[in-house]
Context: one part of a larger RNA
RNA sequence: GGACGAACGCUGGCGGCGUGCUUAACACAUGCAAGUCUACGAGAAUAAGGUAGCAAUAUCUUUAGUAAAGUGGCGCACGGGUGAGUAACACGUAAGUAACCUACCUUUAGAUUUGGAAUAACCCCGAGAAAUCGGGGCUAAUACCGAAUGAUGCAGCGGCACCACAUGGUGAUGUUGUUAAAAUCUAUAUGAUGUCUAAAGAUGGGCUUGCGUCUGAUUAGCUAGUUGGUGAGGUAACGGCCCACCAAGGCUACGAUCAGUAGCUGGUCUGAGAGGAUGAUCAGCCACACUGGAACUGAGACACGGUCCAGACUCCUACGGGAGGCAGCAGUGAGGAAUAUUGGGCAAUGCCCGAAAGGGUGACCCAGCAACGCCGCGUGGAGGAUGAAGGCCGUAAGGUUGUAAACUCCUGUUAGAGGGGAAGAAAAAUCUCGAUCAAAUCGAGAACUGACUGUACCCUCAGAGAAAGCCCCGGCUAACUACGUGCCAGCAGCCGCGGUAAUACGUAGGGGGCAAGCGUUGUCC
Numbered sequence: 001g002g003a004c005g006a007a008c009g010c011u012g013g014c015g016g017c018g019u020g021c022u023u024a025a026c027a028c029a030u031g032c033a034a035g036u037c038u039a040c041g042a043g044a045a046u047a048a049g050g051u052a053g054c055a056a057u058a059u060c061u062u063u064a065g066u067a068a069a070g071u072g073g074c075g076c077a078c079g080g081g082u083g084a085g086u087a088a089c090a091c092g093u094a095a096g097u098a099a100c101c102u103a104c105c106u107u108u109a110g111a112u113u114u115g116g117a118a119u120a121a122c123c124c125c126g127a128g129a130a131a132u133c134g135g136g137g138c139u140a141a142u143a144c145c146g147a148a149u150g151a152u153g154c155a156g157c158g159g160c161a162c163c164a165c166a167u168g169g170u171g172a173u174g175u176u177g178u179u180a181a182a183a184u185c186u187a188u189a190u191g192a193u194g195u196c197u198a199a200a201g202a203u204g205g206g207c208u209u210g211c212g213u214c215u216g217a218u219u220a221g222c223u224a225g226u227u228g229g230u231g232a233g234g235u236a237a238c239g240g241c242c243c244a245c246c247a248a249g250g251c252u253a254c255g256a257u258c259a260g261u262a263g264c265u266g267g268u269c270u271g272a273g274a275g276g277a278u279g280a281u282c283a284g285c286c287a288c289a290c291u292g293g294a295a296c297u298g299a300g301a302c303a304c305g306g307u308c309c310a311g312a313c314u315c316c317u318a319c320g321g322g323a324g325g326c327a328g329c330a331g332u333g334a335g336g337a338a339u340a341u342u343g344g345g346c347a348a349u350g351c352c353c354g355a356a357a358g359g360g361u362g363a364c365c366c367a368g369c370a371a372c373g374c375c376g377c378g379u380g381g382a383g384g385a386u387g388a389a390g391g392c393c394g395u396a397a398g399g400u401u402g403u404a405a406a407c408u409c410c411u412g413u414u415a416g417a418g419g420g421g422a423a424g425a426a427a428a429a430u431c432u433c434g435a436u437c438a439a440a441u442c443g444a445g446a447a448c449u450g451a452c453u454g455u456a457c458c459c460u461c462a463g464a465g466a467a468a469g470c471c472c473c474g475g476c477u478a479a480c481u482a483c484g485u486g487c488c489a490g491c492a493g494c495c496g497c498g499g500u501a502a503u504a505c506g507u508a509g510g511g512g513g514c515a516a517g518c519g520u521u522g523u524c525c
Base pairs, nucleotide, nucleotide: 001525002524003523004522006521007520008519009518010517013377014376015375016374017373018372019370020369021335026333027332028331030330031329032328035074036073037072039071040070047062048061049060050059051058052057081288082287083286090213091212092211093210094209095208096207097206100205101204105201106200107199108198109197110196111195112194113147114146115145116144122137123136124135125134126133127132153178154177155176156175157174158173160171161170162169163168183193184192185191186189214260215259216258221251222250223249226248227247228246229245230244231243233241263285264284265283266282267278268277269276270275290311291310292309293308294307313324314323315322316321341367343366344365345364349363350361351360352359353358380410381409382408383407390401391400392399393398414466416461417460418459419458420457424452430446431445432444433443434442435441469514470513471512472511473510474495475494476493480509481508482507483506484505490497491496
């Protein structure tokens, strides 16, 4: 000098764009953050209207096959948070998988036959304070279970061709065995949406390997599933991954083991570069979800807002027993030098469900707070000498503050007031027309949809009116005098100043620097 997720002191006009718990991975009140649905059975309330009746009431229609609940499907493994752990195939990079998986999506080929038994919801009874649970009865499905059919799939046994990097892989072929399905809707047929099998693609992942990745030798030896083999098990898959048996290996001064520290990277800061430091925001990967362990479901989890067990803590309790997990968004307490609103909206971009309409989304888009940062603008412009007054200095002549002010003439940024007023939104769906055998699909046109927001922006009005501070002035280092103080009070980054004329302390005048900031502290280069 530069930089910062900064903090502190003094000061503070506006706007744009960003950023905002670096500490206690400490504990959390409250609300919201993951739902949705042309599969299925059952099915309200309320309100309005009608009929009977003097009325209470009864009953019918619409609300409505709607709401809410239940079975079932898909999603909940994404998105969002945090960096505790991890020195490791965790990450980066380059390869391999002849050792693997992949729901939804795309393409191709074929199929979608026939039966059965239940169960929730509901009704009845019961236990319990509750959470919840038990018994009996009825019922449906794209829920569950049989049977059939079936190859190009899978498995066993054969020979053939091609390929390869050891194990091997691919293709056609012979034979034997084995394996599937679910329907719904409509305008009823070459229909739409599903379901099943097989092959391929795309996407996403799993696993393996070479190289690279902090400090300490005041850590020198470490290792028994340890290292390898055979067999069996397990996995989507290779493998001591697990197990039985056999052998005695494996790593290490090119630093094993142990200890400390740490998420890694693209990047960021600095530097001419080499390098050094760093890993906030944004993006990729990894790990974690009160602490520890485990599996279930599923294409995918050993699952933040799922389950089970144990533990600590908090809460409810009728003392028998139960409930919970903000490192999601807000917010609270605590810690701390220190870090924001219990806001609006799904209008846009995405994601989930749905054929669609649509629903959901604290992702996201916006608004609020904070000079925390960067950038831009303003706090007026021109003229104006009796060089006014006042202040300060002074040899009392004057000098300086200083064109500075007053005064004159202008301007109108921003803020204020009043008007006008966007873009972000054209798609989907609807309607009309056309192409087409066609209602599928495609094209053209119309109309609809904005949280921000009456926002940005534009015009007009009035008026210099509402808007400047902070640090420094001995040298380094730009900028000097007076008074006060008298080794006191104090200053200080280093050298050092202060003991009676202090340009170094304090105040004033003057000056220098930067400016809505200026200084200080901390950290890095």

Description:
Predicted 3D model of a 525-nucleotide part of an RNA (small-subunit ribosomal RNA, 5' domain) from a metagenome. It matches the Rfam family "Bacterial small subunit ribosomal RNA". The prediction has a mean pLDDT of 84. The RNAcentral record of the full RNA draws on SILVA.